[in-house]
Predicted 3D model of a 690-nucleotide part of an RNA (large-subunit ribosomal RNA, domain II) from a wastewater metagenome.
Its Rfam family is "Bacterial large subunit ribosomal RNA".
The full RNA is in RNAcentral, with records from SILVA.
The prediction has a mean pLDDT of 82.
Context: one part of a larger RNA
């Protein structure tokens, strides 16, 4: 892991509701009698109705408060009793699931510690006290020698242990093996017997070990402990169809209540839309207030700031106010919208619209994306409001490559039938290599996103300056002269550097814009001429591009590719969806109108015509199967029952059902009722079995 069997709203009791059925006041419990028994008969104790209000006294269709005759509360007659259906309360209560609590037992054959009683330690090493003998001493005693043999002594097998390091890790082994390594006469090791246990015991203490089990063993019982938590909860079709807010909660992944759905019964248009009328202080705006900020002028303060003057005083600056002129504001407002909210009026189709009661719920983790706004960085695929906003959640088709949450549109069914939308038309890929003007040259683009800056790439409008009396580019040629100006200087000649920048030939040429030399030279340059022959030169705005531009797959515009099949304005066609149409069918509800039934309250069919039929939790609703139980059909069946295999035949919207072959070899079906161990793909389901 696949198969197959099994696997989850069940009973009792009590209430509420609803739907029926019986009586109309309803009903019988216990208990008794009959019966083979299923049941019937019997039992009126007692229940609930039939009158309520009050706390009571007590009044009573009213009564209670109160002075009240007034208000105002509660009330001014249809039950009952089975019976099915939903739902609530108690009980295991839909199923499986805890770690735990508590009891009474069983455990020291592993292990801790204690007793008892026995065993065991190869072989070498060291050489404590003690004596003995000499000497030394007065003695105490010392010393050298010999002998002796002490030790939680030394090495280093057996045994015991494990401290690293491999190795094994579905092993040999629920801790082993292999080198290395510790201790190894001791607080040493080890056999048997005993002994102490569950909040207890034992412990050289590790909360370590008490039987592969220890921060409380094991077993079995209280036990279906409890689980606001996870998981699962089995057949069809129809109808409508949500919430993820709000208050309260030892509450916040749970609950009550309202909201929001649904189903009945009432009420009927109260909804929606349109018109009018209101209040308002939000966007905007403003500066009139309260504040902030900026320039400006005037006053006027200030023993005590700078500066300038002997001083007087002036001028700066410094603080406050006035005024002018440009502003700023969620806790400013002289203004002041749309929308939104209320409240009247008026209209139309009826759209299962609105509102009350009653039964049943589910929901109270939401999300993105538009808009207003707080937090944050005007950061988040962040977080918190708000919205008669929208989608998704509960939405499928189409486009956006792919892509809940954007765009386009709400799938009853069928149709190789139509016309659109968003979006697109070279190729994949369906439909334009369609017109018409540009731009762009960067493969820039061809979804979306890329700054600040720079840019003599190009276009498009402006403004504006020189120009055939000849521009602006290039080419020739000239750029002199008083002078190397003066000072300065080691030098200083246009060109270190100060001062000064004048004058003359001149068509022009600075006491010189660079470059250069030690200083000089030298080489351009402004400025002239001439040749040339028609434009050229500066700003601004702006469209389209370039740089700015560095990553991990060759990794991209969805490829391919494309000079348009890019980019931009403007038209036409044409594709394109489950949108719309058109042709048939179902099935709801509604409204008319026909039959027929009727307990007159309806119900059932049919005809015509309107509108609906996406759909999660969840309401209503009608059916299928499956087992058994009663009647039935004086049913089927060895001329073959179930049960099996068999995508082909019918029937049904569908759970199914029916017929046929082939297996199969003994029981099964209709129909109407009732009763349920009544439906299996999921629970790390449970059993088997591959």
């Nucleotide at each position: 892991g696949c198969c197959a069997a099994c696997g989850a709203g069940u009973u009792g009791a009590u209430g509420c509701a609803u739907g029926u059925u019986g009586c109309a006041g309803g009903c019988u419990a216990a208990g008794a009698g009959c019966g083979a028994g299923a049941g019937c008969u019997u039992g009126g104790a007692g229940c609930c109705a039939u009158a309520g209000g009050g706390a009571a006294a007590c009044c009573g269709a009213g009564u209670g408060u109160g002075a009240a005759u007034a208000g105002c509360g509660c009330g001014u007659u249809a039950g009952u009793a089975g019976u099915a259906u939903g739902c609530a309360u108690c009980a295991g209560a839909c199923c499986c699931g805890a770690a735990g609590c508590c009891a009474g037992a069983u455990g020291a054959g592993c292990u801790u510690g204690c007793c008892u009683u026995g065993a065991g330690c190869a072989g070498g090493u060291u050489g404590a006290a003690g004596u003995g003998a000499c000497u030394c001493g007065a003695a105490a005693g010392a010393g050298u020698u010999a002998u002796g043999g002490a030790g939680g002594a030394c090495c280093g097998a057996a045994c015991g242990c494990u401290a690293g390091a491999g190795u094994u890790g579905u092993g040999c082994a629920a801790u082993u093996c292999u080198c290395u390594g510790c201790g190894a006469u001791g607080a040493c090791u080890u056999g048997a017997g005993g002994u102490a246990a569950g909040g207890a015991g034992u412990g050289a203490u590790a909360a370590g070990c008490u039987a592969a089990u220890c921060g409380a063993a094991u077993c079995u019982g209280g036990u279906a402990a409890u689980a606001g938590c996870u998981g699962g909860u089995u057949c069809u079709c129809u109808c409508c169809g949500a919430a993820a807010u709000a208050g309260c909660u030892u509450u916040u992944g749970g609950g009550c209540u309202a909201g929001c759905g649904u189903u009945g019964a009432a009420a009927u248009u109260a909804c929606c839309c349109c018109u009018c009328u209101g209040g308002g202080g939000u966007a905007g705006a403003g500066c009139a207030c309260u504040g902030g900020a900026a320039g400006g002028u005037c006053u006027c303060g200030a023993c005590a700031g700078g500066u300038c003057g002997a001083a007087a005083g002036a001028u700066c600056a410094c603080g406050a106010g006035a005024c002018c002129u440009a502003u700023c504001a969620a806790a400013c407002u002289c203004c002041g919208a749309a929308u939104a909210c209320a409240g009247a009026g008026a209209g139309u189709a009826a759209a299962c619209u609105u509102u009350u009661c009653a039964g049943c719920a589910g929901u109270u983790a939401g999300a993105c994306g538009g808009u207003g706004g707080g937090g944050g960085c005007u950061a988040a695929g962040c977080u918190c409001c708000a919205u008669a906003c929208g989608u998704c959640a509960a939405a499928a088709a189409g486009g956006a490559a792919a892509c809940a949450g954007c765009c386009u549109a709400g799938a009853u069914c069928u149709c190789c039938a139509u016309u659109u939308a968003a979006g697109g038309u070279c190729c994949c890929u369906a439909a334009a290599u369609c017109u018409a003007u540009a731009c762009u040259a960067a493969g820039u683009a061809c979804a979306c996103u890329u700054a600040a800056g720079g840019u003599g790439g190009u276009g498009u409008a402006u403004u504006u300056u020189c120009u055939c009396u000849g521009a602006c580019a290039a080419u020739g040629a000239g750029g002199a002269u008083g002078u190397a100006a003066g000072c300065u200087u080691a030098g200083a000649a246009g060109c270190a550097g100060c001062u000064a920048u004048c004058a003359u030939u001149u068509a022009a040429a600075g006491a010189a814009a660079g470059c250069g030399u030690a200083a000089c030279a030298g080489c351009u340059c402004a400025c002239u001429c001439a040749u040339c022959g028609a434009g050229a030169g500066a700003a601004u705005a702006u469209g389209c591009g370039c740089c700015g531009c560095a990553g991990a797959u060759a990794a991209u515009c969805g490829g391919g590719g494309u000079u348009a099949a890019g980019u931009a304005u403007a038209g036409u066609a044409c594709c394109g969806a489950a949108a719309c149409u058109g042709a048939g069918g179902g099935c709801u509800u509604g409204u008319a109108g026909g039959u027929g039934a009727u307990u007159c309250g309806u119900c059932a069919u049919u005809u015509a015509u309107a509108a609906g039929c996406g759909g999660u939790a969840g309401g209503a609703g009608a059916g299928u199967u499956u087992u058994c139980u009663a009647c039935u059909c004086u049913g089927c069946g060895u001329u073959g029952a179930a049960g099996g295999c068999a995508a082909a035949g019918g029937c049904g919207u569908g759970a199914g059902c029916c017929a046929u072959g082939c297996u199969g070899g003994a029981g099964c079906g209709u129909g109407u009722a009732g009763a349920a161990g009544u439906a299996a793909g999921a629970a790390u389901g449970u059993u088997g079995g591959c």